Context: one part of a larger RNA
RNA sequence: UGACGGGGGCCCGCACAAGCGGAGGAACAUGUGGUUUAAUUCGAUGAUACGCGAGGAACCUUACCUGGGUUUAAAUGUAGAUUGCAUGAUCGGGAAACUGAUCUUUCCUUCGGGACUAUUUACAAGGUGCUGCAUGGUUGUCGUCAGCUCGUGCCGUGAGGUGUCGGGUUAAGUCCCAUAACGAGCGCAACCCCUAUCGUUAGUUGCCAUCAGGUCAUGCUGGGGACUCUAACGAGACUGCCGGUGUAAACCGUGAGGAAGGUGGGGAUGACGUCAAAUCAGCACGGCCCUUAUAUCCAGGGCUACACACGUGUUACAAUGGUCGGUACAAAGAGCAGCCACUUGGUGACAAGGCGCUAAUCUCAAAAGCCGAUCACAGUUCGGAUCGAAGUCUGCAACUCGACUUCGUGAAGUUGGAUUCGCUAGUAAUCGCGCAUCAGCCACGGCGCGGUGAAUACGUUCCCGGGCCUUGUACA
Numbered sequence: 001u002g003a004c005g006g007g008g009g010c011c012c013g014c015a016c017a018a019g020c021g022g023a024g025g026a027a028c029a030u031g032u033g034g035u036u037u038a039a040u041u042c043g044a045u046g047a048u049a050c051g052c053g054a055g056g057a058a059c060c061u062u063a064c065c066u067g068g069g070u071u072u073a074a075a076u077g078u079a080g081a082u083u084g085c086a087u088g089a090u091c092g093g094g095a096a097a098c099u100g101a102u103c104u105u106u107c108c109u110u111c112g113g114g115a116c117u118a119u120u121u122a123c124a125a126g127g128u129g130c131u132g133c134a135u136g137g138u139u140g141u142c143g144u145c146a147g148c149u150c151g152u153g154c155c156g157u158g159a160g161g162u163g164u165c166g167g168g169u170u171a172a173g174u175c176c177c178a179u180a181a182c183g184a185g186c187g188c189a190a191c192c193c194c195u196a197u198c199g200u201u202a203g204u205u206g207c208c209a210u211c212a213g214g215u216c217a218u219g220c221u222g223g224g225g226a227c228u229c230u231a232a233c234g235a236g237a238c239u240g241c242c243g244g245u246g247u248a249a250a251c252c253g254u255g256a257g258g259a260a261g262g263u264g265g266g267g268a269u270g271a272c273g274u275c276a277a278a279u280c281a282g283c284a285c286g287g288c289c290c291u292u293a294u295a296u297c298c299a300g301g302g303c304u305a306c307a308c309a310c311g312u313g314u315u316a317c318a319a320u321g322g323u324c325g326g327u328a329c330a331a332a333g334a335g336c337a338g339c340c341a342c343u344u345g346g347u348g349a350c351a352a353g354g355c356g357c358u359a360a361u362c363u364c365a366a367a368a369g370c371c372g373a374u375c376a377c378a379g380u381u382c383g384g385a386u387c388g389a390a391g392u393c394u395g396c397a398a399c400u401c402g403a404c405u406u407c408g409u410g411a412a413g414u415u416g417g418a419u420u421c422g423c424u425a426g427u428a429a430u431c432g433c434g435c436a437u438c439a440g441c442c443a444c445g446g447c448g449c450g451g452u453g454a455a456u457a458c459g460u461u462c463c464c465g466g467g468c469c470u471u472g473u474a475c476a
Stems, first nucleotide, its partner, number of pairs: 001476002003473003007470007015460002019423005026315008034306002042053002064301007076124007084116001088103006106115003126290002129288003135284002137279003140275001142273001147186006153162003166177003192267004197235007207224002211222003238261001241255001242253004317416001321375007333364003338357002342353004382413001387408007429452007
């Protein structure tokens, strides 16, 4: 100087407390361990691995296994030699990859040769093989915590200290005062984006108050820019004003005004560093290793196994509910090998026709809610696993191993031990919608979007993590 303490002081955080809803019990989905296997490819392992890499494992992917092939190879170039091919067609072997046979087959020319193609030789390949403890780059975490440093000066023999401490204050090393320190940098904040209010400009594909026309009906049409909205530019919030406390910074107020008030709400943004943290399998790269194989092509299998254990989720155990009928209201997105209105057929998944739309124009397209009816506390009209049968669709192909539909079947489960997780407001809870990947899909995952919409916080004694000061230490 740090680190540590079941030392002290001050302070903060969904850290505890106060609440709401979960997990831990059940079934299923998914990941992991273990076991099994020819193979169950590899990586990630307290917090910071385990719906993680993977934003799509039937083939492909694919790296694994079994079997069958190829050996300058998938690409390109240089040098030498040879050649007229390449391609196409037919036939044979084969699971395919591959391999064998037959036929077909260049251009220019000064006839020396040249261009191009193919074969061959030599040199260059290839490796998801090893090392993340040789590395770059990227990432997680402490932590969006308020810290981490430098120049000059001063103090100390020196390591180093001071500044950065102290008194206040703040979300903040934020600011003020004091001060052997005076300044500065990286962080904080602000500048950026979205959102909440208003204005200006613009008015189509969006809108429709007024006027007119028209329809069974509809901004449908003429028209209009008022309104909503769209999308560009501005305004607006700064403790600016008032009152109180205070030297100041600042704090307090049911203050005024205001759409919004003290960081308005959210996002992006992650200092010096820590964990020899993660990744050589995204990529790059040093070294080592393989080179008729650890390279490469193909068929089939595996990554989907299953006495078991754990994590993360979904669905439930019901009446604040289930089922049936009627009826209303979003936002954000996507769409041409696409989204598909509408009609017909089918109980249905869907199929056959077929309008529109390269989209503010057309389409995908809401649910909880509301209004009725029924069920009466049951393992039930709860719950839907599992299994049987028949189908639909995608795709060369659904056996291993797809999703969906219909009929039947109707398991466990009656609110879950110790323990444990999330959340402070448009949040939790609950309800549906969309997208990426994608032929299809094991999506109950991930990322977004809106609808409905709470309860509680006395407080900081305690648990956990962190910041500052101080103290002890046989630790570095």